SAM riboswitch aptamer (S box leader) from a soil metagenome, 95 nucleotides, folded computationally.
[in-house]
RNA sequence: UAUCGAGAAAGGUGGAGGGACGGGCCCUGUGAAACCUUGGCAACCUGCGGAAACGCAAGGUGCCAACUCCCGCCGAAGUCACAUUCGGAAAGAUG
Numbered sequence: 001u002a003u004c005g006a007g008a009a010a011g012g013u014g015g016a017g018g019g020a021c022g023g024g025c026c027c028u029g030u031g032a033a034a035c036c037u038u039g040g041c042a043a044c045c046u047g048c049g050g051a052a053a054c055g056c057a058a059g060g061u062g063c064c065a066a067c068u069c070c071c072g073c074c075g076a077a078g079u080c081a082c083a084u085u086c087g088g089a090a091a092g093a094u095g
Stems, first nucleotide, its partner, number of pairs: 001095004009038005017027003021072004039064003044060002046057004068091001073088005
């Protein structure tokens, strides 16, 4: 600095955690994390074409429960107060 409402899982090893953090809510012995194999998604970098828009490919990354799972801070609508909704930050992830 750009993007983050889309998309994409099987097997083996392994045995209790995982979803960044806090709260919530979930996933998980019908097998978590991690590692390996195979497969897939996407198209940031890359290559090719093109004036560009863009298209094609898939070598390097990344990713393959839930919107970045939701909220967290500020503002607006709303409410008696909550709830709820909307906008924007912050944080995080990837390039």